[in-house]
């Protein structure tokens, strides 16, 4: 520092993720040591037991326990300047520890203040410390009770209480003098008055009390800034704001209270409701920022929950007290006890957090005069990988690169891998043993010195809870896992599963060859950890202050006016708030950070520094901005003259068309549509005349126009009234822009009153369309449309572009002023447009009208979907607006261009595409191929065109792959190894046959050292292996079909675009052709078209057998001779190229004609099929990964099937008839093919055919008759002298064999069918029709298939229109490509959420009623030691106390509200689901834009 994903591929928007970091962290799997550090985030839930606050006897009365001394009747006594339990008294318990519940606050943070204040211990300083007196506790005695505990007597002490002296820089009141100020006031000096202390102990050194005044330290209050969320919370308050006066406080202060005044707060967010202790800091980040407040520091607050005060320097108290309430636990039922958010530890809840350690030996606290006592504060150790660092688990050498494992192209190699083994060294660690520090120096004792009477200073002694380093033994000995390897993102390969089971952060893997699931080998990262998860911060400039945007991505308010508040001309003074500079306080320590330095390093600590980017204060600048003055004119406005417009309101005329009446002429159809039908009409319509009268709307002009903020305005006229421009610079003097909120206007539709209603016309009826038609179309039609007057406030209210101001190239045209004019035109200001640079912009585009380049205001946005949707408020009569979300779902949703593809878009253009012709299928029978169906089995494949007479150029066996039986197992078929045998023939039983078994003949070849050995073939054996028409054509190759003989498909180099891509290929002309021309940011070039090949047409030369015969001879016959002229064979050539001419075109390609010529513009035909489509076809031709099967899914055999038969379709053949059919004569071919043959002649049969048999390895013989056709006759319109199915008998031929199941022959026998619906195929010339004849295949078996000649047409105007294709343009929301995509309803599943008759909680308010405890205030009739008086055994005074009532007030209770959170019959839309149902609404003109 950036990666992934939207798309067939681009660029932009933009959202999810992903890779860093860190954590009080859980959870998996693993685990040696050590040193630092941390450890209930939940239930501020409840708690057993044990500790956490005591101490002093040098304040007191005293002696319950112990120690020592007497002493004893051994039971106990007495004594102690040892000690010390309970009491009284002082100090301390308000500190330290804990929690984070409340708290959105002067609660924290910061920076002032207090002239309005307290402070015990401590320090300083100055003075005092007089004389007196009465209780009570304890201890004794007696009650009361279960306990807690409580009462009563009698007796007693204090630093305990009380009264009294004296006392002031203390109070209180009244003054004088002088200074100084912040709003109060306050210093100094200074006079009177008034009040008000005190304690003692003591070793005699002190130690302590009290007044007073400072300092210290702590603490109170007050202020200025700063410190969450929500506006779907907009108004809030009544001690509330102020002020007197009083009363309280330590002190101000409505802090209380009377009284008086009505104020205080709030859009710079009151007030509500949610959340929440805050800072120092922590984590991230480059910063800014964001997120956090656990450990350590400082501040609050809390102490079972709510209350309240008491004590006390301090509290309204964590281990104090009352009282109320919940719990819990004793109880003898009467009454009591509690408070772990101190440490421990328990139970609960939780994903989760430790030991009922150990010491007070350091630190530090309480009390002590001290010893010294307390201390879960703290110092240690246990427990946890919780983290952070630090060490180790060995190091070297060691290659047949071992063994095993895995992978592989496997007689081998690759990899674990120097890795083991083996030898050799080391010992951190461990183990066991030995030894030594440091934390410790203080108090304290003793001792000794200095000062000189209590300090210092030395030295000896004393104090460790808990940890360290060091030596030496011994031995590699004790010591590695974890995750991941598809891309992001380092790291690959096998076996298993087969859309299973699972993975998965994201995009995404998994349906038989998974680098993505599990395994196992390997390999990569990090390592005592390693993964995961949950969480913040980054990446994210994805809330943009640094630093985003708003024409179409999300996003400009419909439009104007204007209030707040934000911004503003040009000069000059002035100040000095903003700003700048300096300086002085703060900005606690930890923390970060830099240097050093301490443990072996390190973390971790120390020490110093620097930093803390902040407040405040104070001096100083004065260019900017701000305040205040004073002045300009250029921004704004005003005034004068002029134009201009559908500007806006009101009123009045006006014609034309429509529609209705009335009359009139006339008559049979009108109307309407794609085509109809409803509907009007003989009661006279339509359509003409003529006259009436109704309402809307205003043709021509008119326009790319003008006017207005906008939405909007159009006949003409009047009247009212805005406005802009333009000139003239006369006046005013910054009066300006912009504008949240507010007002005000707003199209249609809509709604309310009261009119109007001619046209049109939601809603409705009707007719048609349709599968269906709640549309589109047609006929009618109501509400509206129209007026007035009143409400709605929205629209794609759009230029999808907020308003204002400045600046920034040009062309062009137009609307309205104005100058200027040589009447061409210039020139200026303000609108309205088109084009085009620079910039910009993701492109499209914008472009002096900006989307440029800059200011200043306002709106707005931040991922699609839920949603402008719910709930709430506001508006409104109502429809409805306005505001405006979450749950929950996806990874995308978009925008712009681009290439394809497509469109019931659009041009051009070609095809037997159509259309004009011919002739056929579809109807019959009948052969053949498919489906189906049957069946043991009917083997397998092919399925739109591109399956179906197709693989198959031919199934009785065989082929054969299928089925049923019978048999085999190294096998029918290859290689190798071992024994034996030559091969091989011939043969008897048994069997369907494969096969099993017998018995006999036979003994080559090549070497040879004569013993054997080789090759080949043939049985027997073992094992490697063989073999599979079994499975995947979606693992492949090859080969095929199709678009298609269509005219297209690409490179390179240059250019263009940010880029996918685009130019060349596009255009103008042409042509079967991307074939040529021409033009052009293209220039060229491949693959294709065409030619080069074959044949066929003419024609010339060569050569003439077996072909051929004109001349000559001769024959039944070119038969023989002969010829080489002719045909004909078969090699080579020639020819046709728009060459030539005329017209057209652009001086071009080309095109139309014509000569010539056998052929004319590619002469016919044929081979040849470009990039690629179709996961097109074939694993059963062949080859070939992969699986799967081996006594079989392999091989052998017989027999059956592949030939079935209610039916369906495709594809033929042969009809139906007279352009025929039957006999009878008789003519002309071309191309094949023949020795397992082809078979001539003859002979025999009616024939299929048999016999015998010549020729022929073929231009030579044969197969061979060519058929229509030619001539000539029968048949006469019909189920026939058409037609030949079927069936019968009776042959033939091949073949081991015609039963399943061949073909042919003869005789009979004569079905159906008289031209074929709907549709649909094939042909443009030697074509079609129609004839025959040949070949392959093949023992036999075409109506199919491949060739062949014979005869031999019709038609074509054209290209609208079906179908297919090409180019080029367009629109797309389509990229699996229209056989796309995609929308709603219904139906089932599940989430989540809204409403709900209500029901339950939880908070909060008013109002009333009751009101503990307790302050305060009051009265105290009871009761009362200290003081007073006065008789004095007491009385009475004062005083206090219970005790009563008052105000306040917690918990409680009644009522009723506000907000909240669960839940609810049952409902409403959403979401998300598998291939549901129904239609087809959007994407093309999407078929009614």
């Nucleotide at each position: 520092a950036g990666a992934g994903u939207u798309u067939g591929a681009u660029c932009c928007u933009g959202g999810c993720u992903c890779a860093g970091g860190a954590u009080g962290a859980a959870c998996g799997c693993u685990a040696g040591c050590g040193g630092c550090a941390g450890g209930c985030c939940u239930a501020a839930c409840a708690c057993a037991u044990g500790c956490a606050a005591g101490u002093c006897g040098a304040g007191g009365g005293g002696u319950a326990a112990g120690g020592c001394u007497c002493u004893u009747u051994c039971g106990g006594g007495a004594g102690u300047a040892c000690a010390c339990g309970a009491c009284c008294g002082g100090c301390g318990c308000a500190c330290g520890g804990g929690u984070g519940a409340g708290u959105a606050a002067c609660g924290c943070g910061u920076a002032u203040g207090c002239a309005a204040c307290c402070u015990a211990c401590c320090u300083u300083u100055a003075a005092c410390u007089u004389a007196g007196g009465g209780a009570u506790a304890g201890c004794c005695c007696g009650a009361a009770g279960a306990a807690a505990u409580u009462c009563g007597g009698a007796u007693u002490a204090a630093u305990a209480c009380c009264u009294u002296a004296u006392a002031a820089u203390a109070u209180u009141c009244c003054g004088a003098a002088g200074g100084g100020a912040c709003a109060u006031c306050c210093c100094u000096u200074u006079g009177g008055u008034c009040u008000u202390a005190a304690a003692g102990c003591u070793c005699c050194g002190g130690c302590g009390g009290u007044u007073a005044a400072a300092g210290a330290u702590g603490g109170g209050c007050a202020u200025g800034c700063g410190u969450g969320a929500c506006a779907u919370u907009a108004g809030u308050u009544u001690g509330u704001u102020g002020g007197u006066a009083a009363g309280g406080u330590a002190a101000c202060g409505g802090c209380u209270u009377a009284c008086c005044a009505a104020g205080a707060c709030u859009a710079c967010g009151a007030u509500g409701u949610c959340u929440a202790g805050g800072g120092g800091g922590u984590c991230u980040u480059a910063a800014a920022g964001g997120a956090u407040g656990g450990u350590c520091c400082c501040c609050c607050a809390c102490a079972c929950u709510g209350g309240u005060a008491c004590u006390g320097a301090g509290a309204c108290a964590c281990g104090g007290a009352c009282c109320a309430g919940a719990c819990u636990c004793c109880u003898a039922c009467g009454g009591g006890a509690g408070g772990c958010a101190g440490c421990a530890g328990u139970g609960a809840g939780g994903a989760a957090u430790a030991u009922u350690g150990c010491g007070c030996a350091a630190u530090g606290g309480a009390c002590g005069a001290a010893a010294g006592u307390c201390u879960g504060a703290c110092g240690c150790a246990g427990c946890c990988a919780u983290g952070c660092c630090g060490c180790g688990u060995g190091c070297a050498g060691g290659a047949u690169g071992a063994c095993g494992g895995c992978c592989c192209u496997a007689c081998g190699g690759g990899u674990u891998g120097u890795a083991a083994a083996c030898u050799g060294c080391u010992u951190u660690u461990g183990u066991a043993u030995a030894c030594c520090a440091a934390g410790a120096a203080a108090c304290u004792a003793c001792c000794g010195g200095a000062c000189g009477u209590g300090u210092c200073c030395g030295g000896u002694a004393u104090u460790g809870a808990c940890u360290c380093a060091u030596g030496u033994a011994c031995g590699a000995a004790u010591a590695a896992g974890c995750a991941u390897c598809g891309g992001c993102u380092a790291a690959c390969u096998c076996c298993g599963u087969g859309c299973c089971a699972g993975c998965a952060g994201c995009c995404g893997c998994g349906g038989u060859a998974a680098u993505a699931c599990g395994g196992a080998g390997g390999a990569u990262g990090c390592a005592a950890g390693c993964g995961u998860u949950a969480u913040c911060c980054g990446g994210a400039u994805u809330u943009a202050u640094u630093a985003g945007g708003u024409u179409u991505a999300a996003a400009g308010g419909g439009u104007g006016u204007g209030u707040a508040g934000g911004c503003g001309g040009g000069a000059a003074a002035u100040u000095a708030a903003g700003u700048c500079a300096g300086u002085g306080g703060u900005g606690a320590a930890a923390u970060c950070c830099u240097a050093c330095a301490g443990c072996u390093u390190a973390a971790c600590u120390g020490u110093a520094g620097a930093a803390c980017u902040g407040c405040c204060a104070u001096u100083g600048a004065u260019a900017c901005u701000g305040g205040u003055u004073u002045c300009c004119u250029u921004g704004a406005g005003u005034a004068c003259a002029g134009u201009u417009g559908a500007g806006g309101u009101a009123g009045g005329c006006g014609g034309a068309a429509u529609g209705u009446g009335u009359a009139a002429u006339g008559u049979a159809g009108c109307g309407g549509u794609g085509a109809a039908a409803u509907g009007c009409u003989u009661a006279g319509a339509u359509a003409u005349u003529a006259c009436a009268c109704a309402g809307a709307a205003c043709a021509c002009c008119g326009a790319u126009u003008g006017c207005g903020u906008a939405a909007g305005c159009a006949g003409c006229u009047u009247a009212c009234u805005a406005a802009a421009c333009c000139g003239u610079c006369a006046c005013u003097g910054a009066c300006g822009c912009u504008g949240a909120g507010g007002c005000a206007c707003g199209a249609a539709a809509g709604c309310g009153u009261g009119g109007g209603g001619a046209g049109c016309g939601a809603a409705c009826a009707g007719g048609a369309u349709u599968a269906g038609a709640u549309a589109c179309c047609c006929u009618g039609g109501u509400a509206g449309u129209c007026c007035a007057c009143g409400c709605c406030g929205u629209a794609a209210a759009c230029g999808a572009u907020g308003a204002u101001u400045a600046c920034u190239c040009g062309c062009u045209g137009u609307g309205u002023g104005c100058c200027c004019g040589u009447u061409a035109g210039g020139g200026u200001a303000c609108g309205c447009g088109g084009c085009u640079g620079a910039g910009c912009g993701a492109a499209a585009g914008c472009a002096u009208u900006a989307a440029g380049u800059a200011a200043u205001c306002c709106a707005c946005c931040u991922g699609g979907g839920a949603a402008g949707u719910a709930c709430g408020u506001c508006g409104g009569c109502a429809a409805c607006g306005a505001u405006g979300a979450a749950a929950c779902u996806c990874a995308a949703a978009g925008g712009a261009a681009u290439u394809g593809a497509c469109g019931g878009g659009g041009g051009c253009c070609c095809g037997c595409a159509c259309g004009a012709g011919c002739g056929g299928u579809g109807g019959a029978g009948c052969a053949u191929g498919u489906g189906g169906u049957u069946u043991a089995a009917u083997u397998c494949g092919a399925c739109g065109c591109a399956a179906c007479g197709c693989g198959a150029a031919g199934a009785a066996c065989c082929u054969u792959a299928c089925c049923u039986g019978g048999a085999u197992u190294u096998g029918a078929c290859a290689u190798c190894c071992c024994g034996g045998g030559a091969a091989u023939c011939c043969u008897a039983u048994c069997g369907a046959a494969a096969g099993a078994c017998u018995g006999g003949a036979g003994u080559g070849c090549c070497c040879u050292u004569c013993g054997g050995g080789g090759a080949g073939c043939c049985c027997g054996g073992a094992g490697a292996c063989a073999g599979g028409u079994g499975c995947u054509g979606c693992a492949u190759g090859g080969c095929u079909g199709u678009c298609g003989u269509c005219a297209g498909c690409u490179c390179g180099u240059g250019u263009c675009g940010u880029g996918a891509g685009a130019u060349g290929u596009u255009g103008g002309g042409u042509u079967a052709a991307g074939u040529c021309c021409c033009g052009c940011a293209a220039c060229g070039a491949g693959c294709g078209c065409a030619a080069c090949c074959c044949u066929u047409g003419u024609c010339u030369u060569u050569a003439g057998u077996u072909a051929c015969c004109a001349u000559c001879a001769u024959u039944c016959a070119g038969u023989u001779g002969g010829g080489g002229a002719c045909u004909c064979u078969a090699a080579a050539g020639a020819u046709a190229c728009u060459g030539c001419c005329c017209c057209g075109g652009u001086c071009a390609a080309c095109g139309g004609g014509g000569a010539g010529g056998a052929a004319g513009g590619u002469g016919g035909g044929g081979a040849u099929g470009a990039c690629g489509u179709c996961a097109a076809g074939u694993c059963c031709u062949c080859a070939u990964g992969g699986c799967c099967u081996u006594u079989a899914u392999g091989u052998c055999c017989a027999g059956g099937g592949c030939u079935a038969c209610a039916c369906a379709c495709g594809u033929g053949c042969u009809a139906c008839a007279a352009u025929g059919g039957g006999c009878u004569g008789u003519a002309c071919a071309a191309a094949g093919g023949g020795u397992c043959g082809c078979g001539a002649a003859c002979c025999c049969g009616c024939g299929a055919g048999g016999g015998u048999a010549a020729g022929c390895c073929a231009a030579u013989c044969c197969c061979a008759a060519a058929a229509a056709g030619c001539a000539g006759u029968c048949c006469c319109a019909a189920g026939u002298u058409c037609g030949g199915a079927u069936u019968g008998g009776a042959g033939u031929c091949u073949g081991c064999a015609a039963c399943u199941c061949g073909a042919c022959u003869c005789c009979a026998u004569g079905a159906a069918g008289c031209u074929g619906g709907a549709a649909u195929c094939g042909c443009u010339a030697g074509u079609a029709a129609u004839c025959g004849c040949g070949g392959a295949u093949c023992a036999g078996c075409a109506u199919g298939c491949c060739g062949c000649g014979g005869u031999g047409a019709a038609u074509a105007c054209g290209u609208u229109c079906c179908c297919g294709g090409g180019c080029c343009u367009u629109g797309u929301a389509c990229a699996c490509a229209c056989c796309g995509c995609c929308c709603g309803u219904c139906a089932c599943a599940c989430c989540a959420u809204g409403a709900g008759a209500g029901u339950u909680g939880g908070u909060u308010g008013u109002a009333c009623c009751a009101g503990a405890a307790g302050u305060c205030g009051u009265c105290g009739g009871g009761c009362u030691a200290a003081c007073c008086u006065u008789u004095u055994u007491a009385a009475g005074g004062a005083u206090g106390c219970a005790g009563g009532c008052g105000c306040c007030u917690a918990a409680g209770g009644u009522a009723u509200g506000g907000c909240u959170g669960a839940u609810a019959a049952u409902u409403a839309g959403g979401g998300u689901g598998a291939a549901g149902u129904c239609g087809u609404a959007a994407c093309a003109a999407g078929g009614u834009a």